Description
A computed fold for a 94-nucleotide RNA from a Sphingomonadales bacterium, annotated as Glycine riboswitch aptamer.
RNA sequence: GCUGAUCGCGCGGGAGAGUGUGGGUGAUUCGUCAUCCACCGCCGAAGGAGCAACCGCCCCGGAAUCUCUCAGGCCAACGGACCGCGUGGAUCGA
Numbered sequence: 001g002c003u004g005a006u007c008g009c010g011c012g013g014g015a016g017a018g019u020g021u022g023g024g025u026g027a028u029u030c031g032u033c034a035u036c037c038a039c040c041g042c043c044g045a046a047g048g049a050g051c052a053a054c055c056g057c058c059c060c061g062g063a064a065u066c067u068c069u070c071a072g073g074c075c076a077a078c079g080g081a082c083c084g085c086g087u088g089g090a091u092c093g094a
Base pairs, nucleotide, nucleotide: 004092005091006090007089008087009086010085011084012083013082018040020039021038022037023036024035025034026033027032041074042073043072047070048068049067050066054062055061056060
């Protein structure tokens, strides 16, 4: 220096499920919107937890898109696991 791996940053793609009901408060362009509480029903792809195929340095440890739904979400927006591209960022290995 190049390449590879992991992470960061930027861009793009990115699903599911109630525009639920009742009450309070606030705003209002008076159409409505936001928020809080309660109740019922749902979703899994922030996070979290559990089991485990498998892997390892094999005492033990690491482990999912599986499972649970604590959290989060159920018009749109935001968010979003993961994927792709870029990167003059960080670390590691050969």
About this RNA: It matches the Rfam family "Glycine riboswitch aptamer". The family is grouped with related families in Rfam's "Glycine riboswitch clan". It was read from a public genome assembly, where an Rfam model found it. Model confidence (mean pLDDT): 78 of 100. The model forms 82% of the base pairs in the Rfam consensus.